[in-house]
The part of an RNA shown here (large-subunit ribosomal RNA, domain II) has 692 nucleotides and comes from a Flavobacteriales bacterium.
Rfam family: Bacterial large subunit ribosomal RNA.
The RNAcentral record of the full RNA draws on ENA.
Context: one part of a larger RNA
RNA sequence: GCCUACGAGUUGUACUUUGCUAGCGAGGUUAAUUGCCGGAGGGUAAGAAGCCGUAGGGAAACCGAGUCGUAAAAGGCGCAUUAGUUAGUGGAGACAGACGCGAAACCUUGUGAUCUACCCAUGAGCAGGUUGAAGUCUUGGUAACACAAGAUGGAGGACCGAACUGGUGAACGUUGAAAAGUUCUCGGAUGACUUGUGGGUAGGGGUGAAAGGCUAAUCAAACUGGGAGAUAGCUCGUUCUCCCCGAAAUGCAUUUAGGUGCAGCGUUAGAUAAGAGUUUAUACGAGGUAGAGAUACUGAUAGGGCUAGGGGGCUUCACCGCCUACCGCUCCCUGACAAACUCCGAAUGCGUAUAAAUGUUUUCUAGCAGUGAGGGCGUGGGUGCUAAGGUCCAUGUCCGAGAGAGAAAGAACUCAGACCAACAGCUAAGGUCUCGAAGUAAAUGCUAAGUUAAACAAACAAGGUUGAUCUGCCUAGACAGCUAGGAUGUUGGCUUGGAAGCAGCCAUUCGUUUAAAGAGUGCGUAACAGCUCACUAGUCGAGUGGAUCGGCGUGGAUAAUAAUCGAGUAUAAGCAUUUCACCGAAGCUUUGGGAUUUAGAUGUAAAAGUUUAGAUCGGUAGGGGAGCAUUCUGUGGGCGUUGAAGAUGAGCUGUGAGGCUUGUUGGAGCGUACAGAAACGAACAUGUAGGC
Numbered sequence: 001g002c003c004u005a006c007g008a009g010u011u012g013u014a015c016u017u018u019g020c021u022a023g024c025g026a027g028g029u030u031a032a033u034u035g036c037c038g039g040a041g042g043g044u045a046a047g048a049a050g051c052c053g054u055a056g057g058g059a060a061a062c063c064g065a066g067u068c069g070u071a072a073a074a075g076g077c078g079c080a081u082u083a084g085u086u087a088g089u090g091g092a093g094a095c096a097g098a099c100g101c102g103a104a105a106c107c108u109u110g111u112g113a114u115c116u117a118c119c120c121a122u123g124a125g126c127a128g129g130u131u132g133a134a135g136u137c138u139u140g141g142u143a144a145c146a147c148a149a150g151a152u153g154g155a156g157g158a159c160c161g162a163a164c165u166g167g168u169g170a171a172c173g174u175u176g177a178a179a180a181g182u183u184c185u186c187g188g189a190u191g192a193c194u195u196g197u198g199g200g201u202a203g204g205g206g207u208g209a210a211a212g213g214c215u216a217a218u219c220a221a222a223c224u225g226g227g228a229g230a231u232a233g234c235u236c237g238u239u240c241u242c243c244c245c246g247a248a249a250u251g252c253a254u255u256u257a258g259g260u261g262c263a264g265c266g267u268u269a270g271a272u273a274a275g276a277g278u279u280u281a282u283a284c285g286a287g288g289u290a291g292a293g294a295u296a297c298u299g300a301u302a303g304g305g306c307u308a309g310g311g312g313g314c315u316u317c318a319c320c321g322c323c324u325a326c327c328g329c330u331c332c333c334u335g336a337c338a339a340a341c342u343c344c345g346a347a348u349g350c351g352u353a354u355a356a357a358u359g360u361u362u363u364c365u366a367g368c369a370g371u372g373a374g375g376g377c378g379u380g381g382g383u384g385c386u387a388a389g390g391u392c393c394a395u396g397u398c399c400g401a402g403a404g405a406g407a408a409a410g411a412a413c414u415c416a417g418a419c420c421a422a423c424a425g426c427u428a429a430g431g432u433c434u435c436g437a438a439g440u441a442a443a444u445g446c447u448a449a450g451u452u453a454a455a456c457a458a459a460c461a462a463g464g465u466u467g468a469u470c471u472g473c474c475u476a477g478a479c480a481g482c483u484a485g486g487a488u489g490u491u492g493g494c495u496u497g498g499a500a501g502c503a504g505c506c507a508u509u510c511g512u513u514u515a516a517a518g519a520g521u522g523c524g525u526a527a528c529a530g531c532u533c534a535c536u537a538g539u540c541g542a543g544u545g546g547a548u549c550g551g552c553g554u555g556g557a558u559a560a561u562a563a564u565c566g567a568g569u570a571u572a573a574g575c576a577u578u579u580c581a582c583c584g585a586a587g588c589u590u591u592g593g594g595a596u597u598u599a600g601a602u603g604u605a606a607a608a609g610u611u612u613a614g615a616u617c618g619g620u621a622g623g624g625g626a627g628c629a630u631u632c633u634g635u636g637g638g639c640g641u642u643g644a645a646g647a648u649g650a651g652c653u654g655u656g657a658g659g660c661u662u663g664u665u666g667g668a669g670c671g672u673a674c675a676g677a678a679a680c681g682a683a684c685a686u687g688u689a690g691g692c
Base pairs, nucleotide, nucleotide: 001692002691003690004689005688006687011096012095013094015093016092017091018090019089020088021087022086023085024084027052028051029050033046034045035044036043037042056063057062066077067076068075099237100236102234106227107226108225110223111222117201118200119199120198121197122196123195124194125193126191128160129159130158131156135152136151137150138149139148140147164188165187166186169184170183171182172181203219205215206214207213240627241626242625243624244623245622250263251262252261253260254259264371265370266368267367268366269365270364271363276361277358278357279356280355281354282353283352284351285350291344292342293341298338299337302334303333304332305331309327310326311324312323313322314321374399375398376397377396378395379394380393381392382391383390404415405414406413419593420592421591422590424589425588426587430583431582432581433568434567435566439580441579442578443577444576445575446574452570453569460555461554464552465551466550467549468548469547470546471545472544473543481539482538483537484536485535487512488511489510492506493505494504518533522531523530594617595616596615597614598613599612600611601610602609628681630678631677632676633675634674635673636672638670639669646665647664648663649662650661651660652659653658
């Protein structure tokens, strides 16, 4: 891991409440117990004790259709408006282990020191080698000691190193050879050493050279039996089918926040039926949001005018006075603000009325719930950074509990709400070159960047290109090119070493000749010179400059493992505008079938059933309805050695759980109809046991 078996809402109670069924009914009912009957389970008859109901109010005395309350009242609870009770059965609750499995723990009775810790008693063990303490002796030495040397001697938690004991480092091992080892290496190895045997200390206790270590592979409190099915607002699991409806993730409260109570929202049954509910239209209302506003308040606010007051300066002994590109109230002009401003002021929404549509969707009572972690997106806001797949409200929608088509792929984005079937049709969003169903469709433009082709860039820059508008010049010849001129008073004056159009300063920057030519646009020289421009003529022959606003493109453009529009690829198969076709979904239609429900008809004692018309049939938690199968019991009626159950194939049948027939196997029991009762349905609980 698989297979087989087992495995979870049960049972009890004079309990509570409620639905249905039945009996009796202002009443209903017996309990214990007793008699009789029966083979027994039991049946039947007695047995009003008791209980519920028929009257309430008050704490009570008490009064009573009333009563309590008060000085008197208001007022409260009742009556007027009577249905209960007993039994069976279904739903729910209470008390019990109470749907099943699951703690860590707590208490209590015992069992353990054959492991290990320490202790007691009694034994045992430690190759070999090294070092050479004290003491002693001899000699030297001393007044005598001391002291020195040489021998001898054999001390030591001494040294090296086997056994023994330990366990330092590494490798291997890690479903191991081993639930702690192996190999190499390493520490101690006469000692606080190691070890045998026997004995002692016991669980909040022991023992501990102390690590919370050890106390039988178990230790921050051992193991075993019991209390015990401890408790678990927690996790996991909870077994057949079909049909109808179908939520919530909110408010208030909570030693409450992942729990619960009440309300909200669901479902089932019943009642009420109107001026119900809902939608639309019209009318009338309340209101202070969006917006707007500022001589309409409060607050805030930029510039200017006028100017009270203040500052500074002058003057003066002082007052007065004067000046001021200082500050500046009020007022005036212009400009511009507010969630906690409003002289104003919508749209929606809300209330009421009338009309129409719909037709119980509304409201109430009773039974049973679940939910009380929500989430995305759009809109209006708070918070945050007008950050977040952020967070908190409001409002709508979808996901949740929603399948199908599109968006390459995607809970909630777009389209669209799946009763079943079809090798029928039409469409939606979105698409129509290939992958891929359908246009290599049509028309007119744009783009040259592979821009782009279903997420994704800015300020800014630019003779990219293409439109629109305005405007200057132009056949009396423009713009560009080419040819020619571009002079003179004069080298203007000043300055200066020089200043001659061109270092700088000055200015009636003038006059003259001209087709035109600046007291000079730039280059240049030391200064001149020289080149050039403005300006003019000729040549040429038709457009040429400037500004603004658009379209599509270019640069700006840097991210970490090759790249990419979904891909191939595409100059359209890109972008913009227009048009006609087609494809495209579980949408709609067509054909056939099923179910639920409403209304009518038929039918019946009442149902069931039949039929016509309409509506409906996505669905988690959850509510309701109808069934299938298993085991056993009762009654009736059956099958079976001419082959039961079971096993294993095939066929038929029912919406389904399932059922029927038959072949083979098997070898003795088993269905069916109607009732009844349950140890009544497994795929899942790191489920339990066995097998492989």